[in-house]
RNA sequence: GGCGGCGCUGCGGGAGAGUGAGGGGAGACCCUCCGCCGAAGGAGCAACCGCCCCCGGAAUCUCUCAGGCCAACGGACCGCAGCGGCGCU
Repeated sequence: GGCGGCGCUGCGGGAGAGUGAGGGGAGACCCUCCGCCGAAGGAGCAACCGCCCCCGGAAUCUCUCAGGCCAACGGACCGCAGCGGCGCU
């Protein structure tokens, strides 16, 4: 110098489900009730992986505790760029 992958940062893309009802409030929003969504986070089964077992890890699956259901914010994940250090050459 090159390649790979990890973490962080910046930019771009980024779905789903009620503009629900009642009350309060200038509004944002808050409380209660009913109905829903899954792609922050979390939890679980265990598909899958590590060597057959034990054991360990563990999903975009499942659950909806949390979060969300006009827009905005957020948003798993994907792409590009930069920085850091790791492995190989």